[in-house]
RNA sequence: GCCUUAUCAAGAGCGGCGGAGGGGAUAGGCCCUAUGAAGCCCGGCAACCGGUAAUUCUUACGCGGUGCUAAAUCCUACAGAACUUGUAUUCUGGAAGAUGAGGA
Numbered sequence: 001g002c003c004u005u006a007u008c009a010a011g012a013g014c015g016g017c018g019g020a021g022g023g024g025a026u027a028g029g030c031c032c033u034a035u036g037a038a039g040c041c042c043g044g045c046a047a048c049c050g051g052u053a054a055u056u057c058u059u060a061c062g063c064g065g066u067g068c069u070a071a072a073u074c075c076u077a078c079a080g081a082a083c084u085u086g087u088a089u090u091c092u093g094g095a096a097g098a099u100g101a102g103g104a
Stems, first nucleotide, its partner, number of pairs: 002103007013042001015041003021032003026077004043069003048065003051061004073096001078093005
C1' cells in the first nucleotide's frame, strides 16, 4: 500500500520549550496564527483492542496498546430530493479521508 468491519455534530490547558506557518493532498471557499503556527514535552479527553473487577449477553476502572486534544472529517467537489429563481439555502446518500480491530 490492499481487503473487511465499526465509529466520525460529544469531549479534551489562559502549562513549558519553540519560533512562522497551519487547518492531510488537489481545486474553490472559509478560517486559525507574534494576544505565538508547525513540532516536542507535560497535562488532559475518550473508551476501539487487551487487562482487571462485578450483581458477567452488561457495566465499572483507566492499568497496558492505539487514538485524539479550533471550527461537523471546518465546508464544498458526485448523485438525488425539498424549497424556489437569490443560482441561494437545506436535507439524504455516495465517494474520499481519519481512527480502531481483524485479514490476505